[in-house]
Molecule: c-di-GMP-I-GGC riboswitch aptamer
Organism: Desulfobacteraceae bacterium
RNA sequence: CAAGAUAAAGCCAAACCCACCGCAAGAUGGGGACGGAAAGCCACGGGUCUCUCAGGGGCGAUAGCCACGGACCUACGGGAGAAAGCCGAGUUGCCUUGG
Numbered sequence: 001c002a003a004g005a006u007a008a009a010g011c012c013a014a015a016c017c018c019a020c021c022g023c024a025a026g027a028u029g030g031g032g033a034c035g036g037a038a039a040g041c042c043a044c045g046g047g048u049c050u051c052u053c054a055g056g057g058g059c060g061a062u063a064g065c066c067a068c069g070g071a072c073c074u075a076c077g078g079g080a081g082a083a084a085g086c087c088g089a090g091u092u093g094c095c096u097u098g099g
Base pairs, nucleotide, nucleotide: 001098002097003096004095011036012035016031017030018029019028021026034085040091041090044088045087046086048082049081050080051079052078053077055068057066058065059064
């Protein structure tokens, strides 16, 4: 530097169940193993998921106040979040084999 067939030292732990936190997506701990060669780290790109946001006008420094309208549905889009075991990018590293 390349590769991951077998083996070995080990490692992680899906679904599901229990406890607990969260509106939710989900997180954490315990049990449990479908799987994994980065199933280590990182939300940068794409995608996915959750929650939320629908009128303009006047006054005011802000907070807010006033009158009118709407208060049925919808999320192109905006905002806030989740997930690294969806695919890439970035980054670090164990074992074995070969060079």